About this RNA:
Large-subunit ribosomal RNA, domain IV from a biogas fermenter metagenome, 353 nucleotides, folded computationally. It matches the Rfam family "Bacterial large subunit ribosomal RNA". Gene Ontology terms of the family: ribosome and structural constituent of ribosome.
[in-house]
Context: one part of a larger RNA
Formats: sequence, C1' cells, structure tokens
RNA sequence: CCCUUGUUAAGGAACUCGGCAAAUUGACCCUGUAACUUUGGGAGAAAGGGUGCCCUGUUAUCGUGAAGGAGCUAGCCUCUGGAGCGAGAGAGGGUUGCAGUGAAACGGCCCAAGCGACUGUUUAGCAAAAACACAGGUCUCUGCUAAGUCGAAAGACGAAGUAUAGGGGCUGACGCCUGCCCGGUGCUGGAAGGUUAAGGGGAAAGGUUAGCGCAAGCGAAGCUUUGAACCGAAGCCCCAGUGAACGGCGGCCGUAACUAUAACGGUCCUAAGGUAGCGAAAUUCCUUGUCGGGUAAGUUCCGACCCGCACGAAUGGCGUAACGACUUGGGCGCUGUCUCAACAAGGGACUCG
Repeated sequence: CCCUUGUUAAGGAACUCGGCAAAUUGACCCUGUAACUUUGGGAGAAAGGGUGCCCUGUUAUCGUGAAGGAGCUAGCCUCUGGAGCGAGAGAGGGUUGCAGUGAAACGGCCCAAGCGACUGUUUAGCAAAAACACAGGUCUCUGCUAAGUCGAAAGACGAAGUAUAGGGGCUGACGCCUGCCCGGUGCUGGAAGGUUAAGGGGAAAGGUUAGCGCAAGCGAAGCUUUGAACCGAAGCCCCAGUGAACGGCGGCCGUAACUAUAACGGUCCUAAGGUAGCGAAAUUCCUUGUCGGGUAAGUUCCGACCCGCACGAAUGGCGUAACGACUUGGGCGCUGUCUCAACAAGGGACUCG
C1' cells in the first nucleotide's frame, strides 16, 4: 500500500451523475393510524408504549378428562364426577444491570410526478425494463371433408371440437370516451360497357405440281407453311360500399372607439382540413421559454400558461385505487459518503527461508 471486517470526537449528504455503499429500522404484545379508494384496500400507514428475574400463585380462566357413583333399553350406552396432565393472560408488590426480543435470526419511513393496470415473462454469458404476455375490447375469416397449418402424397393437427367454436390482425384491467376524410392503396359487393389468354374458328396468302401455254406465265385436287374476321372466363378499366382497413386530417390577407388581439369577413387549394381531451410533455428546436412553488442559492422537479419546430383519439386519447429489485424530484430519521482522517483485527504485498 491492497483486500475483508470493527470502532470513532464535532458536524450530518457539505460526498456524488445519483445517499452508490454503509448506517438506521427490526421480534412479539398493546394503543393508534391520513389523503385517496375499484369500499377489497391504503395499513405493519405514520406515530407511541411495554418486554428480565422473584413473590402473591398449583393466580383468574381454559383444554383434556381417570377412578368412583347413579340409571336402564345392558352398551365401545347415558347422566354424574372431578383426580392427574397441559395451556395460561391481566394485576399488585419486590429486586437487579449501562443495557431484559440483553446473543443470533429479525421492515427504515413519508410526500409528489412519469410509465406500465395488476401476479407473471425476457436478452443461458454486459440490458429485468416503460419491452413481451395478460384478463378485457374490437375487426375479420370459417357451416364442417370448416377456415388455417405441416406435408409432392397418403395422412395428421385444428378436434374425437361445431359460430357462447376455431384461425388471424390490432388494442391492452377499470372509468369517461373514441371526432372528420372513401380522392390514392387494400378489402367486399356489382355486372351494362371497354380491354383480355388458352382454345374454337377458318377468310385469305405463300411453297409444291397434274394440267394448259410458243414463251412469259397461269395453275385444280392433295400435302404443307402462315393465318384475318368472329366466339371466348377471371382479372384490369368501370360503378358502389368500407377506417378499432394501409393511411390523411391546409395557406394567405384584412377587421373592434388607446394599444394589443381577432368572435367576424375575403380569397386560394383539398378527399377532408385535427373534434374532445392533453400540452416546453419518455414528444418543445429556439430553451435554463414565462409566471408561481420548493432552496440562502434549483439547466433537474412540481403547478400553471399555450407561441404544439414536430400531441391527439384502439400504430388508441385523457384519468385512475392497488401493485413495481422501474425512472424522476423533495423531506424525516440515520450514518466515515464527506469535512478529514485515525485506530484496531485477520489475510496479502514485502524480507528471510
């Protein structure tokens, strides 16, 4: 000097990103216990008091219930009886130590906010969370040889189930709610018209050549190579519907008898221009916004304001009791975290071997 422990004057978070670590608290009994609340909770809330030993005392009381006695229906019966054994407060008196749950085991607490309702689950080996799941909600598919999934198939699961069932998507207890847009994309429905494949169809044309012709050439049938019109489904175009489907939810200018602001007006664009609620927020760049609270002093925190760079309603919005090894701010208690270090014990380091 390092590690693991123990104790510490005065102060008590001044340490630090942050009370990290440590300390405090702690058992049992009694008293007492707030806001809020889904009336269950919150709650061991908080805050207080007691605890040893001896005597009264084999305490009061309680549990168990033997022997004995009585009865008859004669039994593993009923009634009575209380021995023995066990449990056991409360009270009064006395006594002792620094200290009586005398060691050990053995909650620190409160206030406010965010997120997630909750118990659960997770990155075996840096993340336990606000992530996942969840009960509940909703949309959609599926009528049974179900849909869906695995599998060239047979077959199996679904299910020895049958729409109060099964599959898929989103949301995520509960409370109050969930606005506008169907133009684009998707999905569902429609079938008049347009377009449209294979296939059907076979007009027409080319090649070949019996024949004809003096020749140039023409050229039947057959074979062969192309192949027009026309017929021809779904799909697409088209017409509707549909948002707890993918998604989207404006700009400029002017205006009131101080000023400021604009209930109001004009205009352009759009499918429609963000409703309720919330808002410098896990979202706010400017920003340490401004005001208030808390502090002597507060880029964090809480309450407001609204100018929302760039919240917003099941990619859910806003609340919410209970819960959380979650995150943030404050307070009480407590402490070697610190002012500021000291001492002690054990083990290393070091020296010798």